[in-house]
RNA sequence: CUUGCGGACGGGACGGCCGCGGCAUCACUGCGUGGUGUCGAGGAAAGUCCGGGCUCCACAGGGCAGGUCGGUGGGUAACGCCCACGGGUCGAAAGACCACGGAAAGUGCCACAGAGAACAGACCGCCGAUGGUCGUCUUCGGACGACACAGGCAAGGGUGAAACGGUGGGGUAAGAGCCCACCGCCGUUCCUGGUGACAGGGCGGGCACGGUAAACCCCGACCGGAGAAAGGCCAAAUAGGGGAGGAGAGGCUUCGGCCUCGGGGAGGGGCCCCUUCCCCCUGACUCCCGGGUAGGCCGUUCGAGGCGGCGCGCGAGCGUCGACCCAGAGAAAUGGUCGUCGCCCCCCUCGGGGCACAGAACCCGGCUUACAAGACCGCUGGAGCA
Numbered sequence: 001c002u003u004g005c006g007g008a009c010g011g012g013a014c015g016g017c018c019g020c021g022g023c024a025u026c027a028c029u030g031c032g033u034g035g036u037g038u039c040g041a042g043g044a045a046a047g048u049c050c051g052g053g054c055u056c057c058a059c060a061g062g063g064c065a066g067g068u069c070g071g072u073g074g075g076u077a078a079c080g081c082c083c084a085c086g087g088g089u090c091g092a093a094a095g096a097c098c099a100c101g102g103a104a105a106g107u108g109c110c111a112c113a114g115a116g117a118a119c120a121g122a123c124c125g126c127c128g129a130u131g132g133u134c135g136u137c138u139u140c141g142g143a144c145g146a147c148a149c150a151g152g153c154a155a156g157g158g159u160g161a162a163a164c165g166g167u168g169g170g171g172u173a174a175g176a177g178c179c180c181a182c183c184g185c186c187g188u189u190c191c192u193g194g195u196g197a198c199a200g201g202g203c204g205g206g207c208a209c210g211g212u213a214a215a216c217c218c219c220g221a222c223c224g225g226a227g228a229a230a231g232g233c234c235a236a237a238u239a240g241g242g243g244a245g246g247a248g249a250g251g252c253u254u255c256g257g258c259c260u261c262g263g264g265g266a267g268g269g270g271c272c273c274c275u276u277c278c279c280c281c282u283g284a285c286u287c288c289c290g291g292g293u294a295g296g297c298c299g300u301u302c303g304a305g306g307c308g309g310c311g312c313g314c315g316a317g318c319g320u321c322g323a324c325c326c327a328g329a330g331a332a333a334u335g336g337u338c339g340u341c342g343c344c345c346c347c348c349u350c351g352g353g354g355c356a357c358a359g360a361a362c363c364c365g366g367c368u369u370a371c372a373a374g375a376c377c378g379c380u381g382g383a384g385c386a
Base pairs, nucleotide, nucleotide: 001382002381004379005378006377007376009374012341013340014339015338016337017336018335020040021039022038023037024036025035026034027033028032042357046368047367049366050365051364052363053362054227055226056225057224066223067222068221069220070219071085072084073083074082075081086100087098088097089096090095101218102217106216107215108212109211110210123157124156125153126152127151130150131149132147133146134145135144136143137142165183166182167181168180169179170178184207185205186204187203188202190201191200192199193198231298232297233296234295241289242288243287244286245285248261249260250259251258252257266282267281268280269279270278305324307322308321309320310319311318312317342355343354344353345352346351
C1' cells in the first nucleotide's frame, strides 16, 4: 500500500431574529397576559417480539391441560438477553453461524430417480467352486474345455440428499471385516486433565444400532390472569337509593305544672255508618347520609438512574466513594428562518444543490428492524522497502 474480518463512535457546529411546552419567580384589575431564569427527544424514542418493576383480581398444597425454552459454567431483578468456555458446520486465515436434550421408549414420514430406502437389494457387471447340459481325452476312477440353466458375489459401474464403515494388504472361483494394519465407530464401575460441557489415553468389541423430534412424542427447567382505559383519592347538576321530620316555639317554676303565641294540613286505612279526637301507611315538601357520572388530583418520572475515580473479575458485570438532576403535559410542545463554518455531489474556479433513519406518552433491561456521509481501534492474507 492492498485485501478481508471484527469491535467501538458520534449522528453537523456556532451565532442572530421569530415562535412553542413544563417549572420557578416578578409585575399588572384575580382563573389570564407579559417579563426574567431554567429545562425541553433518540440511538434507535420504532416494531410491541421477549423479560421485569408497579397495580388490581384470583389463589391451601400438588397434579392435569396449555405455552415457552434446551451444550457447560457464570452475569442479572429477570430473560428467549449478555459473557467466557466446550462441541459441530463453513472459511486458506482473521473469523462467522448453530433450536446444541432424547432416534438401542413407541408411532409416523423418507417424494423423484433407482434393482433395492430399513431388520433392503441385483439393472449393468464379476465368477464358474458346487449341481446340470454338451464336447474331447481316458488307465473307465475321472481329467480338461465350453455354455451360463440352476447357482455364488457385491469389488466396479449406474440411481439418489442418503445405498448397511474408509484406505491398503492378505485371502478367494469371484468376492466380502472373511482375516490383518491404520483411521473411524460402539462399549467401559479404567486412568489423566478440567467446577463442568468435554478432551487425551488404556482396555474390550469386527462393527451391531440409517435419517428426520422448528413430525407426534419422551425427559428436564420455567410460566396464574389482566394491564395505565392498571389502580387510588376528591367530587357538581339531573335522575335514582337510604334515613329523619311531618306541630310546635318561647317564658316562668317549689320540677308537680302554669302562662303566651302559632297550627290543627294531601290521599288511603283502622271503630257497623257519619263527624271529631287518636293510631297506622303512602305521597308532596324540608333536612341529612351514602354510592356514582361529568370534572379534577395522584399514580407520573429520583431511577435495577446516567457520569467520573478507585478496587475485584479473562469478561458480562459487581462493590465502594464523589459530584449531578437530565422532557414529561392534554390527543400531545420540542419548530421556522437568516448568516458563517464543516462534509458530500455537479471534473476544477465561480455558481448551485444536498446533509440520513426517524418523534417520548407509567417506567426499566434486552432483542430485532431502519439509517446519508464520516472518522477511530484491533486482527488475517498478499505485495514492496528498510
The RNA shown here (Bacterial RNase P class A) has 386 nucleotides and comes from a Planctomycetota bacterium.
Rfam family: Bacterial RNase P class A. The family's RNA type in Rfam is ribozyme.
The model forms 92% of the base pairs in the Rfam consensus.
It was read from a public genome assembly, where an Rfam model found it.
The source organism's lineage runs through Bacteria, Pseudomonadati and Planctomycetota.
The prediction has a mean pLDDT of 75.